[in-house]
RNA sequence: CAAUAGGGAGAGCCGAACCCAGUGAGCUGGGGCGGGGGACCCAAUUCCGGGGCGUACCGGAUCGCUGCAAAGUCCGGGGGGUACUUUUAAGCCCUAGCCCGUCAGCUAACCUCGCAGGCCAACUUAAGAGCGCUC
Numbered sequence: 001c002a003a004u005a006g007g008g009a010g011a012g013c014c015g016a017a018c019c020c021a022g023u024g025a026g027c028u029g030g031g032g033c034g035g036g037g038g039a040c041c042c043a044a045u046u047c048c049g050g051g052g053c054g055u056a057c058c059g060g061a062u063c064g065c066u067g068c069a070a071a072g073u074c075c076g077g078g079g080g081g082u083a084c085u086u087u088u089a090a091g092c093c094c095u096a097g098c099c100c101g102u103c104a105g106c107u108a109a110c111c112u113c114g115c116a117g118g119c120c121a122a123c124u125u126a127a128g129a130g131c132g133c134u135c
Base pairs, nucleotide, nucleotide: 001006012119013118014117018031019030020029021028022027032115033114034113035112036111037110042105049103050100051099052098053097057077058076059075060074061073062072078095079094080093081092082091084130085129086128087127088126089125090124
């Protein structure tokens, strides 16, 4: 604006995924945050191949005629988020997905990559400590 829904802006939240400068834009540069590769030493073992990002893992039970397995469901544990930060306690929610391609442990120097996407009338509470703002 609309008025039932919905759309946009601002502020904020999850996340590494932000800030500044230049450019008409595209884009470029700088800063910042995050990831990967990569010695000696040490460590490890490649067919049930192995590995990376991420909180996204573990155990048990159940499940079609029998047995096993998988998915699903349930229970317990662990992990992540919850709006200034942190500790304790409680509540609520999540526990996905994607990538490399036979190959990568750690790793100084060095090399290299990303800065997305989503939510948003919703946005939990108490106590202690701290910071900031206002009066």
The prediction has a mean pLDDT of 79.
A computed fold for a 135-nucleotide RNA from an Acidobacteriota bacterium, annotated as c-di-AMP riboswitch aptamer (ydaO/yuaA leader).
It matches the Rfam family "c-di-AMP riboswitch aptamer (ydaO/yuaA leader)". Rfam links the family to the GO terms cyclic-di-AMP binding and regulation of gene expression.